Predicted 3D model of a 140-nucleotide RNA (SAM riboswitch aptamer (S box leader)) from Rudaea cellulosilytica DSM 22992. Of the family's consensus pairs, 97% are formed in the model. The coordinates come from a structure-prediction model, not an experiment, and the mean pLDDT is 75. Lineage of the source: Bacteria > Lysobacterales > Rhodanobacteraceae > Rudaea > Rudaea cellulosilytica.

RNA sequence: UACUCAUCAAGACCGGCUGAGGGACAGGCCCAGCGACGCCGGGGCAACCGUCACGAAACCUGACAAGGUUCGCGAUUGGUGCCAAAUCCUGCGAGGUCCGCGGAAGUUUCAAGCCGCGGUGGACCCCGUAAAGAUGAGGC
Repeated sequence: UACUCAUCAAGACCGGCUGAGGGACAGGCCCAGCGACGCCGGGGCAACCGUCACGAAACCUGACAAGGUUCGCGAUUGGUGCCAAAUCCUGCGAGGUCCGCGGAAGUUUCAAGCCGCGGUGGACCCCGUAAAGAUGAGGC
């Protein structure tokens, strides 16, 4: 780090210092002198990498014994990470329901129903290999 891949609805708080903004950005909505954010110490969560243990099948190496790769599962002495709110929500795109607008037929008239339009008129819901961001493992 203008690259690649994976993950992002679960989980995990105390003390000290400091003192005004903070939650990446925009809009919203929150947190915050009952001290947030940040820093330090301790504690914890998790299991991406590492390490260790176990298991199955396939493949590879091997004369055998056995070893390796992939996969699953567990532990955590190591490297990161994380410990308000779903990545706090939405941001791009597809769709649904309702509302809205228009149309044809019909009707005494209106409505319902039908067809179309609208995602920048609005509300809610839902999906996605969108964007942006974060973290890890690689690459450069």